[in-house]
C1' cells in the first nucleotide's frame, strides 16, 4: 500500500426505503415461609461519525474512524 467483511439497546443479533425489534440481562409487581423458576408490566437506542440522494435513508451513494481478514512490498 491494495482487496473483502463487520459496526444497531449492557451483552448476543434481527430489521433489504415507510412507526428501530427479539433472546439474554436489568426495574416493578404477582406467585413462594424466603430464594429460585414461573407469570404480568416496563425502563433502556443522536442505528460507529461527517456529507449526499429521496417526501422518507439502520437500508442506497461518497469520505473518514474502529476492528478483523486476505494480498502485496520492505527490512
Nucleotide at each position: 500500500g491494495g482487496g473483502c467483511g463487520u459496526a444497531u439497546a449492557g451483552c448476543u443479533c434481527a430489521a433489504u426505503g415507510g412507526u428501530a425489534g427479539a433472546g439474554c440481562g436489568c426495574u416493578u409487581g404477582c406467585u413462594c415461609g424466603a430464594c429460585a423458576c414461573g407469570c404480568a408490566a416496563g425502563a433502556g437506542g443522536u442505528u460507529g461519525a461527517a456529507g449526499g440522494u429521496u417526501c422518507a435513508a439502520u437500508u442506497c451513494c461518497u469520505u473518514c474512524u474502529a476492528c478483523g481478514c486476505c494480498c502485496a512490498c520492505c527490512a
Record summary:
The RNA shown here (transfer RNA) has 75 nucleotides and comes from a Patescibacteria group bacterium. The coordinates come from a structure-prediction model, not an experiment, and the mean pLDDT is 83. The organism belongs to Bacteria candidate phyla, within Bacteria. Its Rfam family is "tRNA". Its family is annotated with triplet codon-amino acid adaptor activity in the Gene Ontology. The same sequence occurs in records of 2 taxa.